[in-house]
């Protein structure tokens, strides 16, 4: 160097053009408990960057940037 995958809360992971961006597990807050723990309510927290296309992009093209695989 050529070719391919991928990249969403801290963490794992669903979302094939119009989604309140969704769920577990982490944590915070209140309930309960003598107190931790469990249990049950509730809340913060996310689309790798930039460009295009499109009324409308997390989704679809392209360039890049990381990781990964294969081939020389």
């Nucleotide at each position: 160097g050529g070719c391919c995958c991928u990249a969403u809360c801290g963490u794992c992971u669903a979302g094939u053009g119009g989604u309140u961006a969704g769920g577990a597990c982490a944590c915070a807050a209140g309930g309960u408990u003598u107190u931790c723990a469990u249990c049950c309510u509730u809340g913060a927290a996310g689309c790798c960057g930039g460009a295009g296309u499109u009324c409308g992009a997390u989704u679809c093209u392209c360039c890049g940037u990381a990781g990964g695989g294969u081939c020389a």

Transfer RNA from Candidatus Elulimicrobium sp., 72 nucleotides, folded computationally.
The sequence was found in a public genome assembly.
The organism belongs to Candidatus Elulimicrobium, within Bacteria.
Its Rfam family is "tRNA". It is annotated as a transfer RNA.